[in-house]
Context: one part of a larger RNA
RNA sequence: CUGGGCGUAAAGCGUGCGCAGGCGGUUUGUUAAGAUAGGCGUGAAAUCCCCGGGCUCAACCUGGGAACUGCGUUUAUGACUGGCAAGCUAGAGUAUGGCAGAGGGGGGUGGAAUUCCACGUGUAGCAGUGAAAUGCGUAGAGAUGUGGAGGAACACCGAUGGCGAAGGCAGCCCCCUGGGCCAAUACUGACGCUCAUGCACGAAAGCGUGGGUAGCAAACAGGAUUAGAUACCCUGGUAGUCCACGCCCUAAACGAUGUCAACUAGGUGUUGGGUGGGUAAAACCAUUUAGUACCGGAGCUAACGCGUGAAGUUGACCGCCUGGGGAGUACGGCCGCAAGGUUAAAACUC
Numbered sequence: 001c002u003g004g005g006c007g008u009a010a011a012g013c014g015u016g017c018g019c020a021g022g023c024g025g026u027u028u029g030u031u032a033a034g035a036u037a038g039g040c041g042u043g044a045a046a047u048c049c050c051c052g053g054g055c056u057c058a059a060c061c062u063g064g065g066a067a068c069u070g071c072g073u074u075u076a077u078g079a080c081u082g083g084c085a086a087g088c089u090a091g092a093g094u095a096u097g098g099c100a101g102a103g104g105g106g107g108g109u110g111g112a113a114u115u116c117c118a119c120g121u122g123u124a125g126c127a128g129u130g131a132a133a134u135g136c137g138u139a140g141a142g143a144u145g146u147g148g149a150g151g152a153a154c155a156c157c158g159a160u161g162g163c164g165a166a167g168g169c170a171g172c173c174c175c176c177u178g179g180g181c182c183a184a185u186a187c188u189g190a191c192g193c194u195c196a197u198g199c200a201c202g203a204a205a206g207c208g209u210g211g212g213u214a215g216c217a218a219a220c221a222g223g224a225u226u227a228g229a230u231a232c233c234c235u236g237g238u239a240g241u242c243c244a245c246g247c248c249c250u251a252a253a254c255g256a257u258g259u260c261a262a263c264u265a266g267g268u269g270u271u272g273g274g275u276g277g278g279u280a281a282a283a284c285c286a287u288u289u290a291g292u293a294c295c296g297g298a299g300c301u302a303a304c305g306c307g308u309g310a311a312g313u314u315g316a317c318c319g320c321c322u323g324g325g326g327a328g329u330a331c332g333g334c335c336g337c338a339a340g341g342u343u344a345a346a347a348c349u350c
Stems, first nucleotide, its partner, number of pairs: 004321003007304002012318001014201004021194003025088007033081002035077008049065006091191001092188005097182003103177007110154001115149007125136002162169002206247006215241002220236004258317006266295012299306002323350003332343004
C1' cells in the first nucleotide's frame, strides 16, 4: 500500500462557521478532457517466460520467439464522468400567515431565608457531637418583637417538560436580538453536502486590574478522634464563589455513538403545530408533521445491547486507531502574564 476498524475492547476533534479540496438532483443539445475500441510509431541490449542449441549434467553460456502490462499519435463511439449552452423543480433558499420556548445581551423590580446593626421584652444558658471540647454568653447571649443594612440564590409551578451548535440556560417586568416548528400558496432555479489549514464559541477551577463580600468555603488556626491523624467530625476562617473588563481553552466537554442524505415492521407515553370528527366551550377520538422518552420485529453485535432519533441497509466528506508500560512524558516549535495548553517521540522493558 491493499485491507480491517472507532457505543463499552485502541480509536469520533468539546461545538459550530467555513476558504481550498473531495463529492453532487433532473432534461435536452453540443464538445470529446477522462473513458472504451482499432491502427501506426516507439517501448536499446541484458534480465523474466516459452521452444531449441553448447560445456559429460547443472549452474553458466547461447539462437529464436513471446513479453515489455508503458508512452506518443491517429481514427471511431457518444452511454457514463467532466467542460460549455439552454431549460426544469422533487434538493436548498426567499416571501406571506401563525405558534411554542429557563435561546442570547442590557436595564429595572419582588418576596422568602441567612447574616449583621439599633432598640424593646427577658434570664442563664446557647451552640455543637457518637460523646465532648474549642467557640458564644451576666459587659445580658440564645429566644422573641419592631426597624434598618447588605450580598447571593430564586421554594411551590417543575415534568419522565422546554430552548440552544456545544458549553449551557429557571422569580417577575421592559427593551434589543438569534434560531426553530407548522400550514398553504407564490417566487429563485442546484444556489447543495462535507471540510485539511483557518476563524469563532467553549463548564468548573485558575490568572490580571478595579469593585463587592450575606451565606458557603480550599489554605490556615484551634478543639476532638487516633498508636499517629498534616484526614474523616466540630468551632472559626482567607483566597475564591458575585460584578465589570481582559486572559486561560481544559473535562467522564458523555449518547463514552462526527456531519449530511436515502431506504427498511409495529406498540405506548409526552411536548409544539396543522387537518377532520366531537363539544355551548373544553375534554376526547382519528390523522399528519417536528421534537422527546420507553418497549420491541427483521437485521446487526463478541456479548451487553442497538433497533425509522440505528449500533440495520447504503452513499458523500472529514477526524481518529494499530499490543501494555515508558508517555500524552522528553526535546523542539507554536500559544500563554503565569499555571500550563497544543503538537509529539525514542532508548529501555514485558
About this RNA: A computed fold for a 350-nucleotide part of an RNA from an uncultured Rhodocyclaceae bacterium, annotated as small-subunit ribosomal RNA, central domain. The coordinates come from a structure-prediction model, not an experiment, and the mean pLDDT is 90. The sequence was found in a public genome assembly.